Source information:
Small-subunit ribosomal RNA from an uncultured bacterium, 1405 nucleotides, folded computationally. The RNAcentral record of the sequence draws on ENA and SILVA.
RNA sequence: UAGAGUUUGAUUCUGGCUCAGGAUGAACGCUAGCGAUAGGCUUAACACAUGCAAGUCCGAGGGGCAGCAUGGUCUUAGCUUGCUAAGACUGAUGGCGACCGGCGCACGGGUGCCUAACGCGUAUGCCACUUGCCUCACAGAGGGGGGUAACCCGUCGAAAGACGGACUAAUACCGCGUACACUCCACCUUGGGCAUCCAAGGUAGAGGAAAAGAAAUUCGCUGUGAGAUAGGCAUGCGUCCCAUUAGCUCGUUGGUGAGGUAACGGCUCACCAAGGCAACGAUGGGUAGGGGAACUGAGAGGUUGAACCCCCACACUGGUACUGAGACACGGACCAGACUCCUACGGGAGGCAGCAGUGAGGAAUAUUGGUCAAUGGGCGAGAGCCUGAACCAGCCAAGUCGCGUGAAGGAUGACUGUCUUAUGGAUUGUAAACUUCUUUUGUAGGGGAAUAAAGAACAGCACGUGUGCUGGAGUGAAUGUACCCUACGAAUAAGCAUCGGCUAACUCCGUGCCAGCAGCCGCGGUAAUACGGAGGAUGCGAGCGUUAUCCGGAUUUAUUGGGUUUAAAGGGUGCGUAGGCGGCCUGUUAAGUCAGCGGUGAAAUCUAGGAGCUUAACUCCUAAAUUGCCAUUGAUACUGGCGGGCUUGAGUGUAGAUGAGGUAGGCGGAAUGCGUGGUGUAGCGGUGGAAUGCAUAGAUAUCACGCAGAACUCCGAUUGCGAAGGCAGCUUACUAAGGUACAACUGACGCUGAAGCACGAAAGCGUGGGUAUCAAACAGGAUUAGAUACCCUGGUAGUCCACGCAGUAAACGAUGAUUACUGGGUGUGGGCAGGAAGACUGUCUGUGCCGAAGCAAAUGCGAUAAGUAAUCCGCCUGGGGAGUACGGCCGCAAGGCUGAAACUCAAAGGAAUUGACGGGGACCCGCACAAGCGGUGGAGCAUGUGGUUUAAUUCGACGCAACGCGAGGAACCUUACCAGAUCUUGACAUCCCGCGAAUGCCUGUGAAGAUGGGCAGUGCCUUUGGGAACGCGGAGACAGGUGGUGCAUGGCUGUCGACAGCUCGUGUCGUGAGAUGUUGGGUUAAGUCCCGCAACGAGCGCAACCCCUGUUGCUAGUUACCAUCAUUAAGUUGGGGACUCUAGCAAGACUGCCUGCGAAGAGCAGGAGGAAGGUGGGGAUGACGUCAAGUCAUCAUGCCCCUUAUGAUCUGGGCUACACACGUGCUACAAUGGGCUGUACAGAGAGGAGCGAGGCGGUGACGCGGAGCGAAUCUUGAAAGCAGUUCGAAGUUCGGAUUGAAGUACUGCAAACUCGACUUCAUGAAGUUGGAAUCGCUAGUAAUCGCGGACCAGCAAUGCCGCGGUGAAUACGUUCUCGGGUUCUUGUACACACCGCCCGUCAAG
Repeated sequence: UAGAGUUUGAUUCUGGCUCAGGAUGAACGCUAGCGAUAGGCUUAACACAUGCAAGUCCGAGGGGCAGCAUGGUCUUAGCUUGCUAAGACUGAUGGCGACCGGCGCACGGGUGCCUAACGCGUAUGCCACUUGCCUCACAGAGGGGGGUAACCCGUCGAAAGACGGACUAAUACCGCGUACACUCCACCUUGGGCAUCCAAGGUAGAGGAAAAGAAAUUCGCUGUGAGAUAGGCAUGCGUCCCAUUAGCUCGUUGGUGAGGUAACGGCUCACCAAGGCAACGAUGGGUAGGGGAACUGAGAGGUUGAACCCCCACACUGGUACUGAGACACGGACCAGACUCCUACGGGAGGCAGCAGUGAGGAAUAUUGGUCAAUGGGCGAGAGCCUGAACCAGCCAAGUCGCGUGAAGGAUGACUGUCUUAUGGAUUGUAAACUUCUUUUGUAGGGGAAUAAAGAACAGCACGUGUGCUGGAGUGAAUGUACCCUACGAAUAAGCAUCGGCUAACUCCGUGCCAGCAGCCGCGGUAAUACGGAGGAUGCGAGCGUUAUCCGGAUUUAUUGGGUUUAAAGGGUGCGUAGGCGGCCUGUUAAGUCAGCGGUGAAAUCUAGGAGCUUAACUCCUAAAUUGCCAUUGAUACUGGCGGGCUUGAGUGUAGAUGAGGUAGGCGGAAUGCGUGGUGUAGCGGUGGAAUGCAUAGAUAUCACGCAGAACUCCGAUUGCGAAGGCAGCUUACUAAGGUACAACUGACGCUGAAGCACGAAAGCGUGGGUAUCAAACAGGAUUAGAUACCCUGGUAGUCCACGCAGUAAACGAUGAUUACUGGGUGUGGGCAGGAAGACUGUCUGUGCCGAAGCAAAUGCGAUAAGUAAUCCGCCUGGGGAGUACGGCCGCAAGGCUGAAACUCAAAGGAAUUGACGGGGACCCGCACAAGCGGUGGAGCAUGUGGUUUAAUUCGACGCAACGCGAGGAACCUUACCAGAUCUUGACAUCCCGCGAAUGCCUGUGAAGAUGGGCAGUGCCUUUGGGAACGCGGAGACAGGUGGUGCAUGGCUGUCGACAGCUCGUGUCGUGAGAUGUUGGGUUAAGUCCCGCAACGAGCGCAACCCCUGUUGCUAGUUACCAUCAUUAAGUUGGGGACUCUAGCAAGACUGCCUGCGAAGAGCAGGAGGAAGGUGGGGAUGACGUCAAGUCAUCAUGCCCCUUAUGAUCUGGGCUACACACGUGCUACAAUGGGCUGUACAGAGAGGAGCGAGGCGGUGACGCGGAGCGAAUCUUGAAAGCAGUUCGAAGUUCGGAUUGAAGUACUGCAAACUCGACUUCAUGAAGUUGGAAUCGCUAGUAAUCGCGGACCAGCAAUGCCGCGGUGAAUACGUUCUCGGGUUCUUGUACACACCGCCCGUCAAG
């Protein structure tokens, strides 16, 4: 020392990306009241107009002097005779400048080009040096000389300027003399030093100074020494990136001598030697002024070097020197160059990186301001002059700090706005209004600073004569500013960004993958808290956001503080150089290390305490700090150096064993191929099936002999050996290794290992051999949509040998080497010891497995560590681009090694979890297959759908799970569609007003109806006002919609699926997602039950409970029944309660009993009994969920849309169309049949606008008529079957479509044309059992036969829902198909879950 978002269905880890913080010489957007303070070209060291930025000293250095003033002298005039005026002369004076001369101009100010360097920082050294002005000490200044500016004259030139002649001075210049403490040389003495040597003193020789000025002082001049200040030089250490820069260097490295310099030095030169630097990074390339410090950070660090301070470098570019104490000189000189300007074209001038300012560049950076008042600098004796240094002011929200835009009260919680579940509420909000108060700021008026006091001039005093003390006029740019007082009055002053999560803050409207947003994840496809607007809210506030950059978070380069089996990452292996690290005992040293002390570490900054501006920022004072460097004195455990010793590390020796260790040679048999010969005949070979191929010229097969090359069966394995690669018949020679036993020898000789060297599978390359097999390439045959593949037949390189090259592999244990330590168990190879040559035990060394602790994200590892520690090496830092490009090295080549960037993504990835999936595995089930029976697909017709058509052919349903489905019944109606005619509070609901009962009848128009007009009619209750129901008219709230969205929904439904599953609580396991339970062994129709088990229980499902049916009993007996009795045409009636039946209650079936199997259990098989036997048969009942499955057109409903129409009424039409395609059905194709005649037996239902008997008419549909029945009473009668007869295999006596005729006043408004059903007669189509394919069914089932009902006026019903009659066949079995399903297991890069994911190519953009 804070974290968060983002990889997944979820989890965990790795890992990147992104965010929240701070900062800035900033810029941009919106906004803006004041003050203080610091800051302001980061880009073009780009170019610059104009002004200013360095001058000063003049009688006390010098020669001068036009003009002004003064003085002096002279003259003239006026005259007052000493005054005025004028003139001339005079540099004598005040002054005045150019010039000579002195000092300064090397400071101050600017910039960051250069520079990777002794440039900077720090610490030392100079015994190798300089230093004007200043201070101190000592000494000195004698005497001369020659010129030259200015001025004057002249010449040239456009100018700048230059030149010539003549005059003159100095504190300008030059000799001479003198001189020591100076310099040089020689010698001597003393002292010091590691040394070359140094210092002091002495002696002798040589060399070398000066400037005057008025009387003095002051000031100045010369020499020497010392100090101070400022520099110069040298050295140690520190100081960016690239090795895809590895070698660099000839004045180079050193020496001797000389030159040069203030001084050392290859600084320069001559000669001599051949050195010097470099992996501790030379050389080269790139970038860059360095430091104090600043920002950030917990710190360590990282980044930066604006402003302020120190140092350096530079001054248009490059070079050079001069002057000087100091420069190789920003506002000096010369040369060259570029550029600009002037020009009379001959020549000249210039250098803002000084202050302002201009242009340019740029996202971007200010005034051509004031003053020397203060501080400081230059000159001067001074007054003073100069000073764009400096101090001030101006501009800029560009930073920091401070202040304000009001304060208190005030609820009817006002109005407006916004939202809403809307008569209401919430919010804006104490906010406003209103009352009271204050006056910072503002405006007006008035007052009004500090910064200035020293010092100087000058005067006075004192004394030691240049010092001290006292007095001392005047002087303010900023500025009438800061500040103070008074008055007025809430008066003059709020914005910006955000509101999906991260991240504080939510609603409405608009938009509709559009417009747009976005830092990351991501929003937007009609209900957007994510876009735009609004209301509200949040954050900060004279600012707020955005962008850019730096640090942080990031332990994401890890010293503090990371990793490397599988996430990125162990070099293929060994040997070994440098380097790093290193056993036990002891002595010494003191380099590392530790401690004390001294010097230094500039100031500013930072930190702490205080002080001054009203506060703060800011400034000042004091302290601390400056973690560093150097010197010195100590300590000696550890590390290092040096010395001595030791044996346990390491090595050597001896002994007996071990092994596919290596190299070379020899030998062997089997197999294969080939050759020769024999036997032998038609095929062989090959495959999933074939073909190519071989074979009558004799193959294959078989026998014999021979040849060739390659590989070594069995033994043979979790075996052995080797550093790795790798090594396998037998044998010989040579050779290497590790292990064991012994403890004789050496005495730390060790470990690791960048470079380097060596080895290094297969394939490949070169040269030469060899070539039996196999076999890239290639050819052919197949397969296939294709098949440059998989399969087959051939076949060349190669495979083999020798010599060389190559140097890579999933070279893997995906695990570097070495050493030490840390529970066990169980195999096995090689030794040794004990034992009996055994078993067994122990021990050393290999090689496997399981596992304690521990570790790890998990998988897992676990003495052969991935544990605990130590040493050394290699390597990693998101994915892709890419192990690519370029460069270099290696190679014959192929290629190898080294190895980036642009760009792009927000992930890529590891391990594990749950599902889903698999042309994975195991187990089980189902009319799933198989075994059967009957169909569909062919025909005709019915019906639904698609398509087409149409004014409309209303709409929905689309694999299973849409298609005789919604529809259990479209002529009108229905009806939603179309055409036409109409209505607008409406066909329908509620409320208000007025009129009228309701209702019935007649009638106009028109094609028709809706619609319009007229007449009749006065009911019920009543408190007599009126009210209820209904109709008409009126007003508005509203009605209405089968309009849209089933992807906004409720409800209902289908399907997987009658499949056996789906979950929960507690506990346990796991970091976690999750697991366990629910898995396992049996068993079942079943997660059914039993057993076992870290699980124990429970819920929804299964089963059971419910209904029908099958048996019996009891109760009851009409409308049902009738055995006995009577009766009749007839259970018709009397009677009966036995039977059938009806409908209520019971019983019965539970593996209960027996045998066997099974584990003693669950259960299974068989049997007995029983009407029924293992769920007896059938029904109702449908778990968690899946399919955004279906339905907004049953209904309900959000939102959207229509409102004289998308609503409503009516007539007619349409939903019934018809080239065609599909689904579902009916009828058939016939003799197990058709026709005709006779005859027998059900069940379940329905019936009042109904069912309708017997009777009559009609061939018939049907009609007339009406008994009975609201029904166990009446309607009420099955057909197949049975008996008889006919037909005789034919498009028929099968089949009935189609068409024609006639009907049923059958139904129904007044309606069967579009468009009903039925009847009779006639007609008599296709069709002779149906391709590929496909459906149903396991018993009262299939098949077949008829009957009934719903809807309904009627009916397109052959449909649907029910009912009974007759009544089979087959199931070995689970290999396969389907499909489907269940459970366990396995793989996965899938999770929208295989209809997934994803790769390549092509095309378009």